[in-house]
RNA sequence: GGAACACGCCGGGCAAUCGCUGUUGCUAAACGCAAGAGAGGAAAGUCCGAACACCAUAGGGCAGCGAGCCGGAUAACGUCCGGGAGCCUGCGAAAGCAGGCGACGACAAGUGCAACAGAGAGUAAACCAGCCCGUAAGGGUGAUGGGUGAAACGGUGAGGUAAGAGCUCACCGGCGUCGGUGGUAACAUCGUCGGCCAGGUAAACUCCUCGUGGUGCAAGAUCAAAUAGGGGAUCGUCUAAUAUGAGCGGCCCGCUCAUUAUUCGCUUCGAAAGAGGCGGCGGCGAUUCCGGGUAGAUCGCUUGAGCCGUCCGGUAACGGCCGGCCUAGAUGAAUGAUUGCCGUCCGCGCAAGCGGAUACAAAAUUCGGCUUACAGGCGUGUCUCAGAA
Numbered sequence: 001g002g003a004a005c006a007c008g009c010c011g012g013g014c015a016a017u018c019g020c021u022g023u024u025g026c027u028a029a030a031c032g033c034a035a036g037a038g039a040g041g042a043a044a045g046u047c048c049g050a051a052c053a054c055c056a057u058a059g060g061g062c063a064g065c066g067a068g069c070c071g072g073a074u075a076a077c078g079u080c081c082g083g084g085a086g087c088c089u090g091c092g093a094a095a096g097c098a099g100g101c102g103a104c105g106a107c108a109a110g111u112g113c114a115a116c117a118g119a120g121a122g123u124a125a126a127c128c129a130g131c132c133c134g135u136a137a138g139g140g141u142g143a144u145g146g147g148u149g150a151a152a153c154g155g156u157g158a159g160g161u162a163a164g165a166g167c168u169c170a171c172c173g174g175c176g177u178c179g180g181u182g183g184u185a186a187c188a189u190c191g192u193c194g195g196c197c198a199g200g201u202a203a204a205c206u207c208c209u210c211g212u213g214g215u216g217c218a219a220g221a222u223c224a225a226a227u228a229g230g231g232g233a234u235c236g237u238c239u240a241a242u243a244u245g246a247g248c249g250g251c252c253c254g255c256u257c258a259u260u261a262u263u264c265g266c267u268u269c270g271a272a273a274g275a276g277g278c279g280g281c282g283g284c285g286a287u288u289c290c291g292g293g294u295a296g297a298u299c300g301c302u303u304g305a306g307c308c309g310u311c312c313g314g315u316a317a318c319g320g321c322c323g324g325c326c327u328a329g330a331u332g333a334a335u336g337a338u339u340g341c342c343g344u345c346c347g348c349g350c351a352a353g354c355g356g357a358u359a360c361a362a363a364a365u366u367c368g369g370c371u372u373a374c375a376g377g378c379g380u381g382u383c384u385c386a387g388a389a
Stems, first nucleotide, its partner, number of pairs: 001385002004382007012342007020038002023035004040360001044371002047369005052216004059253004064212005069083005084104001086101006105207002110205002112201002127146003130141004154172006173197002175194002178191005220299004230290009243259005263280007306325004311320003343358006
């Protein structure tokens, strides 16, 4: 210097004329005049979290959902920062160093899955060889050698044995208990003891621990207006509590609130009192069919867990003091058009200059994140190629 990858930042500016929308001021008022402002880093996706609103109280449990090493930040989060374990890339003889990686509780609690090959793929095994008995066929023993496979019940050596096997022992490895040192911790390291040696997979079902109301600005609040206080069906319930119904959405419990007046006919049991059944009228509640009216205005609506800057604290995420700024609020939906100059990039040119291009894309309650899209430019890091010292 070229190229690749990962991450981050910028991604147009100024002026004039005309047009549109809001706000403020003047005017009695106005479609008038003046001043100021007017779409993003993702406004997208609607994936998380919250603020706020409503469900009278928003209680307990189950289900559902989410998270899963340690510490911290935050209003909170599945986000962010730092660290630890493990893995990957590069350098190095090694120790180690630099960079990178969302899936990092549990596999003897249980159920599954892993083609084919193989005797056997999990507390899974005996195909060939080995050893013992037998003339042989065959039987017994055993997991040492071989074979199959991606993977076959730790490794080396010795003892032991019919031959063998952690069967026993020594050393090593893994796992576990206890203890020392360092660290807030995850964890690291050292030592003692134990033959414990039980593969992989949970972004497989599952188990464990922790957390978690629901619906959502088309939430909701206020005002005005109109109608038919319409007609019908089915079901439940109607004497006092241990009843019925409503309220929280899926279920259960708790809690709160509301209702409970009866009447008539027939009939069964009964000496009577009374109890029961069916039907009608009616009250309350639920589901539903037909029919009718309205769908207008205002608020919510933008001063915010807000933005910018110096300093301080912190490895950092971030926090604090001080100072400064106010930057859309539309509602069938404004935020635009033209011209000139500048900026960035590309091409031509010695230069002056000329020509061309300028991405992804558009507010609708607000905010913190995540994911996706992006012409061009800048920065940091890693790897690679070439050259020079």
Annotation
The RNA shown here (Bacterial RNase P class A) has 389 nucleotides and comes from an Acidobacteriota bacterium. Lineage of the source: Bacteria > Pseudomonadati > Acidobacteriota. Rfam family: Bacterial RNase P class A. Rfam links the family to the GO terms dimeric ribonuclease P complex, ribonuclease P activity and tRNA processing.